[in-house]
Source information
Predicted 3D model of RNase P RNA and transfer RNA as a complex of 445 nucleotides.

RNA sequence: UGAGUAAACCGGGCAGCUGCGGGGAUCUGUUGAUCUUCGAGGAAAGUCCGAGCUCCGUAGGGCAGGGUGCUGGGUAACACCCAGUGGGGGCGACCUUAAGGAUAGUGCCACAGAAAUAAACCGCUUCCCGCAGUAGGAAUGCUGGCGGGGAGUAAGGGUGCAACGGUGCGGUAAGAGCGCACCAGCAGUCGGGUAACCGGCUGGCUAGGUAAACCCCACCCGGAGCAAGACUGAAUAGGAGGGAGAUGACGUUGCCCGCCGAUUCCCUCGGGUAUAAGUCGCUGGAGGUGUCAGGCGACUGGCACCCAAGAUAGAUGGCUGCCGCUCCUUUUGUAAAGGAGAACAGAACUCGGCUUACAGGUUUGCUCAUAUA
RNA sequence: GGGUCCUUAGCUCAGUGGGAGAGCGCUUCCUUGACGCGGAAGAGGCCGUGUGUUCGAUCCACACAGGACCCA
Numbered sequence: 001u002g003a004g005u006a007a008a009c010c011g012g013g014c015a016g017c018u019g020c021g022g023g024g025a026u027c028u029g030u031u032g033a034u035c036u037u038c039g040a041g042g043a044a045a046g047u048c049c050g051a052g053c054u055c056c057g058u059a060g061g062g063c064a065g066g067g068u069g070c071u072g073g074g075u076a077a078c079a080c081c082c083a084g085u086g087g088g089g090g091c092g093a094c095c096u097u098a099a100g101g102a103u104a105g106u107g108c109c110a111c112a113g114a115a116a117u118a119a120a121c122c123g124c125u126u127c128c129c130g131c132a133g134u135a136g137g138a139a140u141g142c143u144g145g146c147g148g149g150g151a152g153u154a155a156g157g158g159u160g161c162a163a164c165g166g167u168g169c170g171g172u173a174a175g176a177g178c179g180c181a182c183c184a185g186c187a188g189u190c191g192g193g194u195a196a197c198c199g200g201c202u203g204g205c206u207a208g209g210u211a212a213a214c215c216c217c218a219c220c221c222g223g224a225g226c227a228a229g230a231c232u233g234a235a236u237a238g239g240a241g242g243g244a245g246a247u248g249a250c251g252u253u254g255c256c257c258g259c260c261g262a263u264u265c266c267c268u269c270g271g272g273u274a275u276a277a278g279u280c281g282c283u284g285g286a287g288g289u290g291u292c293a294g295g296c297g298a299c300u301g302g303c304a305c306c307c308a309a310g311a312u313a314g315a316u317g318g319c320u321g322c323c324g325c326u327c328c329u330u331u332u333g334u335a336a337a338g339g340a341g342a343a344c345a346g347a348a349c350u351c352g353g354c355u356u357a358c359a360g361g362u363u364u365g366c367u368c369a370u371a372u373a
Numbered sequence: 374g375g376g377u378c379c380u381u382a383g384c385u386c387a388g389u390g391g392g393a394g395a396g397c398g399c400u401u402c403c404u405u406g407a408c409g410c411g412g413a414a415g416a417g418g419c420c421g422u423g424u425g426u427u428c429g430a431u432c433c434a435c436a437c438a439g440g441a442c443c444c445a
Stems, first nucleotide, its partner, number of pairs: 001369010012323007020039008041344001045355002048353005053225004060257004065221005070084005085099001086097004100216002105214002107210003121157002123153009132143004165183006184206001186203007229280004239269006251259002287306008325341007374444007383397004391428001399415005421437005
């Protein structure tokens, strides 16, 4: 210098005018007015996980159902994070991985192919029988011959995603883990490691794939969700009709048991109504920042400081000026002038994560290649 | 705001690991004086998009997009 990789961060700044929502103070009989202060994000999004919180006549048992799935740790918890192990990719920094069990059982493996867990289609070898040829007087013998039958063989051909470990040498009638060497895998054992796992030795030689198929194993899960839920106040006011219900309705996610216990529950129709009723829940919390200590790290602990939106048809906006960034045009050039542009998006009970969207820019660590010293 | 479900031919839908289908609609031909009815034949598809699991995906898993319904 070029190429790459990982992580962290910003995502316009300042000033003025004006508009909107919340809090506080003052004034006002009320509506309200004035002043002051605060007012979106890294994802506020998707609602995919996990919790807090609230309610369900305590939520107990069984079955069903759902979730997670290498090991150890972190955490309130998690499907998240950290550190490691094994597999895959890259020269490397590094990236990636739904990664328990296929020797518990069942299912499936289309087409092709003889055969898909099971095997003899072609082929190879051998034996028997018949025929043919041939030697011989005959018995009988011989054969790269033809046909039939039996046995052995998984080396070779062909099919397929996949064919009963792979390659080589020996061996054999032909072959074959039949024997041997190396490699892959399995079992046992010894050593290391908390563990996943790694390494050595021995053994018989071998066991198809699929669990994001059922299933088995281990662990976890009651449900609903702030439109949860609590309180206050009206109108001609809780109206009419039908049905179910102490033989237990309704409720407790499904089923059974258990619990509970009735001015109840379901359907249809017709009405009333205050801003689309109001107040609370509603923002101080597993909070943030700094520092010290422990830990490889995620994270945890101590101390100090700070309080930073809370609307309810839904505020957080607009304009102007200067500066900064990027692009274009003009001037010979540093530079100046003019013009244009600046993403994704936007709180609605609150947190911890994940995923997805995002113009442009900054910083740091590391790797590879080339050049120079 | 919260919850549940759906996406397959122009429309309405079935299909749930191996061939993409049905009804209506559309096109052509026959029939009719003509139209309709009827009969015969045919066209029309990235199964919403992407990534993965698998030998193989409309189907299984995950992410995304679009749409519908319910709750005061």
Rfam match: Bacterial RNase P class A.